Background
Predicted 3D model of a 1508-nucleotide RNA (small-subunit ribosomal RNA) from an uncultured bacterium. The sequence is in RNAcentral, with records from ENA and Greengenes. Its Rfam family is "Bacterial small subunit ribosomal RNA".
[in-house]
RNA sequence: AGGGUUUGAUCCUGGCUCAGAUUGAACGCUGGCGGUAUGCUUUACACAUGCAAGUCGAACGGCAGCAUAGGUGCUUGCACCUGGUGGCGAGUGGCGAACGGGUGAGUAAUAUAUCGGAACAUGUCCGGAAGUGGGGGAUAGCUCGGCGAAAGCCGGAUUAAUACCGCAUAUGCCCUGAGGGGGAAAGGAGGGGAUCCGCAAGGACCUUUCGCUUUCGGAGUGGCCGAUAUCGGAUUAGCUAGAUGGUGAGGUAAAGGCUCACCAUGGCGACGAUCCGUAGCUGGUCUGAGAGGACGACCAGCCACACUGGAACUGAGACACGGUCCAGACUCCUACGGGAGGCAGCAGUGGGGAAUUUUGGACAAUGGGGGAAACCCUGAUCCAGCCAUACCGCGUGAGUGAAGAAGGCCUUCGGGUUGUAAAGCUCUUUCAGCCGGAAAGAAAACGCAUCUAUUAAUACUAGGUGUGGAUGACGGUACCGGAAGAAGAAGCACCGGCUAACUACGUGCCAGCAGCCGCGGUAAUACGUAGGGUGCGAGCGUUAAUCGGAAUUACUGGGCGUAAAGCGUGCGCAGGCGGCUUUUUAAGCCAGAUGUGAAAUCCCCGGGCUUAACCUGGGAACUGCAUUUGGAACUGGAAGGCUAGAGUGUAGCAGAGGGGGGUAGAAUUCCACGUGUAGCAGUGAAAUGCGUAGAUAUGUGGAGGAAUACCGAUGGCGAAGGCAGCCCCCUGGGCUAACACUGACGCUCAUGCACGAAAGCGUGGGGAGCAAACAGGAUUAGAUACCCUGGUAGUCCACGCCCUAAACGAUGUCAACUAGGUGUUGGGGAAGGAGACUUCUUUAGUACCGCAGCUAACGCGAUAAGUUGACCGCCUGGGGAGUACGGUCGCAAGAUUAAAACUCAAAGGAAUUGACGGGGACCCGCACAAGCGGUGGAUUAUGUGGAUUAAUUCGAUGCAACGCGAAAAACCUUACCUACCCUUGACAUGUCAGGAAGAUCGCAGAGAUGUGAUUGUGCCCGAAAGGGAACCUGAACACAGGUGCUGCAUGGCUGUCGUCAGCUCGUGUCGUGAGAUGUUGGGUUAAGUCCCGCAACGAGCGCAACCCCUAUUCUUAAUUGCCAUCGGGUAAAGCUGGGCACUUUAAGGAGACUGCUGGUGACAAACCAGAGGAAGGCGGGGACGACGUCAAGUCAUCAUGGCCCUUACGGGUAGGGCUACACACGUGCUACAAUGGACGAGACAAAGGGUUGCGAAGCCGCGAGGUGAAGCUAAUCUCAUAAACUCGUUCUCAGUCCGGAUUGCAGUCUGAAACUCGACUGCAUGAAGCUGGAAUCGCUAGUAAUCGCAAAUCAGAAUGUUGCGGUGAAUACGUUCCCGGGCCUUGUACACACCGCCCGUCAAGCCAUGGGAGUGGGUUGUACCAGAAGUAGAUAGACUAACCGCAAGGAGGUCGUUUACCACGGUAUGGUUCAUGACUGGGGCUAAGUCAUAACAAGGUAGCCGUA
Repeated sequence: AGGGUUUGAUCCUGGCUCAGAUUGAACGCUGGCGGUAUGCUUUACACAUGCAAGUCGAACGGCAGCAUAGGUGCUUGCACCUGGUGGCGAGUGGCGAACGGGUGAGUAAUAUAUCGGAACAUGUCCGGAAGUGGGGGAUAGCUCGGCGAAAGCCGGAUUAAUACCGCAUAUGCCCUGAGGGGGAAAGGAGGGGAUCCGCAAGGACCUUUCGCUUUCGGAGUGGCCGAUAUCGGAUUAGCUAGAUGGUGAGGUAAAGGCUCACCAUGGCGACGAUCCGUAGCUGGUCUGAGAGGACGACCAGCCACACUGGAACUGAGACACGGUCCAGACUCCUACGGGAGGCAGCAGUGGGGAAUUUUGGACAAUGGGGGAAACCCUGAUCCAGCCAUACCGCGUGAGUGAAGAAGGCCUUCGGGUUGUAAAGCUCUUUCAGCCGGAAAGAAAACGCAUCUAUUAAUACUAGGUGUGGAUGACGGUACCGGAAGAAGAAGCACCGGCUAACUACGUGCCAGCAGCCGCGGUAAUACGUAGGGUGCGAGCGUUAAUCGGAAUUACUGGGCGUAAAGCGUGCGCAGGCGGCUUUUUAAGCCAGAUGUGAAAUCCCCGGGCUUAACCUGGGAACUGCAUUUGGAACUGGAAGGCUAGAGUGUAGCAGAGGGGGGUAGAAUUCCACGUGUAGCAGUGAAAUGCGUAGAUAUGUGGAGGAAUACCGAUGGCGAAGGCAGCCCCCUGGGCUAACACUGACGCUCAUGCACGAAAGCGUGGGGAGCAAACAGGAUUAGAUACCCUGGUAGUCCACGCCCUAAACGAUGUCAACUAGGUGUUGGGGAAGGAGACUUCUUUAGUACCGCAGCUAACGCGAUAAGUUGACCGCCUGGGGAGUACGGUCGCAAGAUUAAAACUCAAAGGAAUUGACGGGGACCCGCACAAGCGGUGGAUUAUGUGGAUUAAUUCGAUGCAACGCGAAAAACCUUACCUACCCUUGACAUGUCAGGAAGAUCGCAGAGAUGUGAUUGUGCCCGAAAGGGAACCUGAACACAGGUGCUGCAUGGCUGUCGUCAGCUCGUGUCGUGAGAUGUUGGGUUAAGUCCCGCAACGAGCGCAACCCCUAUUCUUAAUUGCCAUCGGGUAAAGCUGGGCACUUUAAGGAGACUGCUGGUGACAAACCAGAGGAAGGCGGGGACGACGUCAAGUCAUCAUGGCCCUUACGGGUAGGGCUACACACGUGCUACAAUGGACGAGACAAAGGGUUGCGAAGCCGCGAGGUGAAGCUAAUCUCAUAAACUCGUUCUCAGUCCGGAUUGCAGUCUGAAACUCGACUGCAUGAAGCUGGAAUCGCUAGUAAUCGCAAAUCAGAAUGUUGCGGUGAAUACGUUCCCGGGCCUUGUACACACCGCCCGUCAAGCCAUGGGAGUGGGUUGUACCAGAAGUAGAUAGACUAACCGCAAGGAGGUCGUUUACCACGGUAUGGUUCAUGACUGGGGCUAAGUCAUAACAAGGUAGCCGUA
């Protein structure tokens, strides 16, 4: 510090997600040790049991229990007596219990934090001052009696105090009318020489000390007040009656409406009152670079609470966790009458929960309470226990060790890897276990000695110094030493990318994984397992949560033309901001100082535990607040001045600016009349409609409503919406020029106010045309549409509402600054000109182009989207949704404000390359057109589908499958079926044994096969024995074999677009980039062919050429070819000698290049015409097929990965099948006839084949053929007579002398074999068919059409295929249309690319949610009832020790009663919130459902917005 994910790719916007750190955690797997921390986050739920607050006998009366001393009785081990002593239950009294400990329910301010303040209190403590005199009456305990189950209570008698109450005194204190008045105390303990009292004990007295009373001051603590800060909601906007203030009184420790009486009507609130929800606050913790964000466990400060609610008492302090009273709920006891209780103290239990410990030890230390002290108490605390909960540390060994062991896994079978890892050898011993030693934490207090203070005192007490001995829960713990021995100690997650780490097997969209993208449908590095690897390590992963990354709420630090986002427009209060200048002030601001900012934490430097975590000393910091001093630039305040902003006046100017009134012409429609006759109107085409009752057309006259042609424009005006004939009236704003005046009067603007197209609403008019709804006609599968004919609201006017639009420049308003150029509208100035006018300049608008700059790009560019300033509005992923609920407005329609649940990983912007378009431009092609001939109809052949079958083997399926693989299925082929057989196999290699091999003949069998017989030995080495090579047989095992599957695992080969003209690269340049340029443009071509131009310059694969055949010619050569000349010869014939001239053959050359001429063109390329030439513009034909597309075809040509079969899915044999047949399709043959059929006669090819072959002549047969054998390994022989054609004859338009299917009989040939199932021949038979519907195919010249010949395959078997030649046309105006293609451009929501994408209803399932008659809770308001305990007031009903009084009585008090306040409770009626509810509304998500096709291309009616 970033990464993944939207796309075919790109840039941007934008969300989702990951890597980091952290936690009081939990869960899964695993687990050696130690240190230090932490440990109910949930039910402030309920609690059994134990403990958590007592202490003081030096305050008191005393003595139940314990111990002890003395005495008595005496049965010497028992009883009794004496509070005598140590002490002490219960009680009185004092202090404490208000601390410490727990929890976070409540609380949004009676709280907390920080900083201040004045009107207060304060036990104990410290300092100062003064006192502590003298009396009195009770009471608990104890005892006696009574009641009760108990808790407990009542009565009688008796008693003490540091308990209680007077009196005296009053330095100070309080009140005051300043004269005066009021008010206190308590004693205890230790010691003591004189003196006094007392029988004594002892006391007085003295002294010390602890107390007590009053008061002043302090410290610390507490109470109160103020300022500032402290969560969310405005779908909470108004709240408030003690409410705000005053006067007076009461009350409090104290100010104060704190309370009351009276008076006034205030107070709070958009700087967010009130209400609702949530929440203890802080130091700090986590994270972060920081600013921030989240949190508030442990530790520390404050607050609040103690079963729930209320209340006071006591006290220095409480409205009191382990106190009281009352009410309520709950639990327990009960004799049913009544009582008891409060773990949010420490342990612990139940419950809840994913989840959180021991009913431990000790007061040894620290601290607290009491005490004079010893000491007691202390679940505070210190320790231990449990838990890997967190952090930190250590260990599980170290070195050596290659035969790279075995085993595992993988493998290309060679090996690789695990891996120096192990074993082995040599060492070490931390930790655990065993044995032994052994701390610190402890020093005070205390004793002794001594000094000082006090004192009469060496007592006591206090302090100092020295010294002595005591005290340890933890714990025999930390630590140290010793012996033994590698001995006891490693797991977890991950390995597709992000993200470090890969293979095998299993599985087969299953099982499963997944944080995001996404994996899995038979070769899964993504599932599961294994091997290996990576990461961390006593832990590792997962889940949850917080911050970060996220600049994704943007203060630091974002945006708003098109991505989300500028209010429809203006005016304008508050608010924010504000020109130049002078003086002043000091609120902001700046600087210094002071106080504070608790400690802990964080940071720095040290120190202590072996280190670290941890603990600890010091420093810094705590960015804050307050006070104070200074400064005066800037902002603000005050006072004064100025004129550049703003405004006013004067003179002009332009304008569809607004409102009202009048008026004009054209047109439509209607009415009346005339002329006139059969149509008019409408459409793609029609029909509905109008018209013989006279339309349309035309003429004249009239009526009525609405809108204003031309001018007219990128023009003008207005804030926007918007505004258009002409004239008049009223009226707003703007601009220009020059001066004068005012003197900052300004800009923006939340709430507010006004205006606001169309549609719509209300009332009343008006209504010509147009026209929702509606009706009819068409179109259509349908057509509730588009088109047509009609037609009502409405459109128009007046008044009143509505308040929305894609209300758009998708661009808020204002101001300043920043190159130019061109046009146009309004005004001014200057120059020139006789004038028309022209040029220059300035200002206000309005447009286009463009520099810099900006922008994701597109684009914007002085009219900014540039550079800045001021203010307002708005945005924060898509959907749900501008929806629901609530509020406001509206007559309604509805508008406005405006969510959530749920759901997705995208949605989106701009640009790029393609593809596509029922977009455009250009061009080409037998693409159409123009022609010729076919197919589709018939018979038949052949292939396919289908159906059939035991099998009808398999493949090919739009073009680009279908006379295709197959250049040839009777057996074989053959892969299929049935039956019978074989199992190392029909075939290959290796091992062993035997034998050469082979040939011949039997038997059984359908055959394969089985079983016999006979014969026969070869080649090489060696003297021989023997061995070797090849072949055969047998045996066992490795293996063979498979036309079994996957062409979607592949190679190779092939088809197709397409012989279309395209497809790319290097360098450069442009662009952020994908990409572009080049390759586009102007011409031209068959061609990206060539030329020109050009930020391109070059190059490659394609095109063309090079190759083959063919057309002309030359040279060479000359047999089997040829024969002109010469000779021979025949009935005839190159038959022969001879020759190579010609033809021909086959080798090599030449030739054609737009080369020449003319024209056109741009002086080009090129095109057109011509000449010459055998051939002319590529002469004709062939081979040759760019980058790529179709997961095109082929695993059955071959090869091949993987999978599958192995006495079978392999191999052999026989027979059958591939040939079947209702039917459908493709491709052909033959025909339908006279351009013909038949008969007779006659002529002319090319190219091929041939020894298992072609096979002549001759003879036989009607013929297929047979016989025959010459010749030929082929320019020699042969297949082999070419046919159409020509000549002649006949047939005469008919199912025929056309046509030949089918069938019968008889044959021929091939072949072991023609039944299924061959071809051919002869005779006989003589079907359909008379030119073929919709539709559709081929062909542009030696082509179509037509005619025959040959070959491959092949024993035989072509109407197929491939070649060959013969005869030999017609037509092309042209590119509008159909199809295919190329190039440019345009639109796009497509990219699997239009066979694309995609919308809505309906039907089904699931989910959340709104409405809903209601129903049930919570909370809260108002009114009323009620009124426990308590406090305050009132009261003389009852009672009454202290004081006064001689007494009666009084003062005072207690109880009771009552009033006020008030908790619980109740009644009624509202608000608000939650849950639930028959039914119902839409929404979301789901599989391949149904119906249509709305959008994206001109999406086939351009789309979209508002409204009905």